[in-house]
Molecule: RNase P RNA; transfer RNA
Organism: bacterium
RNA sequence: UGAGUUUGCCGGGUGAUCGCCGCUGGUUUCCAAUCUGAGAUUGGAAACCAGACGGAGGAAAGUCCGGACUCCGCAGGGCAGGGUGCUGGGUAACGCCCAGGCGGCGCGAGCCGACGGAAAGUGCCACAGAGAACAGACCGCCUACGUUGGUGUUUACACCAGCCGGCAAGGGUGAAACGGUGGUGUAAGAGACCACCAGCAUUCCGGGAGACCGGGAUGGCUAGGCAAACCCCACCUGGAGCAAGGCCAAGCAGGGACCGCGGGUAGCCCGCCCGGCUCUCGCCUCGGCGAGUAGCCACGUCCCAGGUAGGCCGCACCGAGGCCGCGCGGCAACGCCGGCCCCAGAUGGAUGAUCGCCGCCUCUUCGGCGAAGCCGAAGAGGUACAGAAUCCGGCUUAUAGGCAAACUCACGAC
RNA sequence: GCCGGAGUAGCUCAGGGGUAGAGCAGCUCACUCGUAAUGAGCAGGUCCGGGGUUCGAAUCCCCGCUCCGGCU
Numbered sequence: 001u002g003a004g005u006u007u008g009c010c011g012g013g014u015g016a017u018c019g020c021c022g023c024u025g026g027u028u029u030c031c032a033a034u035c036u037g038a039g040a041u042u043g044g045a046a047a048c049c050a051g052a053c054g055g056a057g058g059a060a061a062g063u064c065c066g067g068a069c070u071c072c073g074c075a076g077g078g079c080a081g082g083g084u085g086c087u088g089g090g091u092a093a094c095g096c097c098c099a100g101g102c103g104g105c106g107c108g109a110g111c112c113g114a115c116g117g118a119a120a121g122u123g124c125c126a127c128a129g130a131g132a133a134c135a136g137a138c139c140g141c142c143u144a145c146g147u148u149g150g151u152g153u154u155u156a157c158a159c160c161a162g163c164c165g166g167c168a169a170g171g172g173u174g175a176a177a178c179g180g181u182g183g184u185g186u187a188a189g190a191g192a193c194c195a196c197c198a199g200c201a202u203u204c205c206g207g208g209a210g211a212c213c214g215g216g217a218u219g220g221c222u223a224g225g226c227a228a229a230c231c232c233c234a235c236c237u238g239g240a241g242c243a244a245g246g247c248c249a250a251g252c253a254g255g256g257a258c259c260g261c262g263g264g265u266a267g268c269c270c271g272c273c274c275g276g277c278u279c280u281c282g283c284c285u286c287g288g289c290g291a292g293u294a295g296c297c298a299c300g301u302c303c304c305a306g307g308u309a310g311g312c313c314g315c316a317c318c319g320a321g322g323c324c325g326c327g328c329g330g331c332a333a334c335g336c337c338g339g340c341c342c343c344a345g346a347u348g349g350a351u352g353a354u355c356g357c358c359g360c361c362u363c364u365u366c367g368g369c370g371a372a373g374c375c376g377a378a379g380a381g382g383u384a385c386a387g388a389a390u391c392c393g394g395c396u397u398a399u400a401g402g403c404a405a406a407c408u409c410a411c412g413a414c
Numbered sequence: 415g416c417c418g419g420a421g422u423a424g425c426u427c428a429g430g431g432g433u434a435g436a437g438c439a440g441c442u443c444a445c446u447c448g449u450a451a452u453g454a455g456c457a458g459g460u461c462c463g464g465g466g467u468u469c470g471a472a473u474c475c476c477c478g479c480u481c482c483g484g485c486u
Stems, first nucleotide, its partner, number of pairs: 001410010012358007020055003023051013057385001061396002064394005069241004076270004081237005086100005101115001102113004116232002121230002123226003138171002140167003146163007179197006198222001200219008245313004254304005262274003275297004279292005321341005327336003359383011415485007424438004432469001440456005462478005
């Protein structure tokens, strides 16, 4: 100097004139209530004025996760369903973050991983291929033992082509072929046997909190792939969601069926909870008790019809709150300590419009330096993604540009 | 703001790990004086997009885009 990797921050500034929402204060008007002779007080609404008060984001987005909070007469137990999946730590919690282990990619800094189990069971591996998990013979190799034909031949026997038969080492097919290399052995072979290696099982020693790492012994030789296939194992998990859920005011019009085993609360089960009056009969101590379910009402469920288009709370919150600190602990995430601060709450939904100057980026022209490139001046164009709606912690996606730090590689100079 | 569902031929829809299907519409032939009907055949596909698992994905998983419905 160039090319990369990782982390953090900013995301236009400023002046003027108008225009918004909330809050605080003031003035006027209206309504309601109270006291009361007028009038005063409180609450609400509207209009106007003042304020040196406050007023969108890193993602406010997607709604993918985790919660806080609210409701559902058990929320208690179980099943189903769903989620996570190496180890340890952080956190209110998580599928998130940090550190480590193993595997893969990269020269490297680093990056990625859906990372428990295939010997608990079931299932799939198309096409090709002989054969795809208790497998298998297309091209091939052998023909020893037994045997057919031919040739040579002095009997034995030798050779050639086969048969019965043997083999899975070589080749081919395929994404993948039932360990690999070298030898012994054999008719030809084959873990059949041997040496070394990989893997698996049973163990022993050392390091580590652990996942794991390193080493030794024995063994039979060898236990394909897929679980983002069903499943098994470990852990977690009630359902809905602020349009949840409450308060006030206002308004309509109720009708029908079922109902003690019907309903309530989850998808299911258990547990738990939910009546009166009249009548009839029996008993009894003229208080009452038991049975019937005949009638009515009520609770509840389902169906049909009507009303509620208003206001307030929830709602900006003392918060798992924010900012600062070469303070402490920790490799780190983070925790503790100290100091400072209160930071939008709308409801057809608030921060916008105009003008000027400056900043940043791109292009053109000119000038300086030896080049790349940098600096200075002028002109033109541009200035990203994008707007809270109950609130937090994360993940993911979009983003014109700019700044800072650390690390890696290459080249050059000293 | 929140909660559900969908995307495959021109249209309406099936399909669910082995390489794309049906009906309607379109074109051709046969039949008919001619048309329709009928019969036979043909063509037509980024399976919304990207990434991942797997030998292989329309199908399984993750992320993004577009559309539909509900809660007032």